This is a predicted structure of a 91-nucleotide RNA (Glycine riboswitch aptamer) from Radiobacillus deserti. The model forms 91% of the base pairs in the Rfam consensus. Lineage of the source: Bacteria > Bacillota > Bacilli > Caryophanales > Radiobacillus. Its Rfam family is "Glycine riboswitch aptamer". About the family: This family represents the bacterial glycine riboswitch.
RNA sequence: AUGAAUACAAAAGGAGAGACUACGAUUUCGUAGCGCCGACGGAGCAAACUUUUUAUGUGAAUCUCUCAGGCAAAAAGACUUUUGUGUGACG
Repeated sequence: AUGAAUACAAAAGGAGAGACUACGAUUUCGUAGCGCCGACGGAGCAAACUUUUUAUGUGAAUCUCUCAGGCAAAAAGACUUUUGUGUGACG
C1' cells in the first nucleotide's frame, strides 16, 4: 500500500398534517378551543437470552403512543448519496 464497517465535518436530496376559529397584538407572534401529523427527541413492546426454565431482568425499529415537537413560507427533519479526515475488519 487493499479499505468492509464505523465516528466526525461539509454539501445535496428529503415526507406528513388547518396560512382553522375566537380574542389581543397586529408581517411574524401570544392565549384559548377544536381537528390532525410522525421521519428530530421521548416512551412502550415481540422473538430470543437469563433464571429454580416461575417471578424478575436484558431486549429493536421506518411498529405503536403522541409527552414534547410539528400542521403556508422559513426553521427543523429520520434516512440516502458524495467528498474530506481518523480508526481499521479482510487481503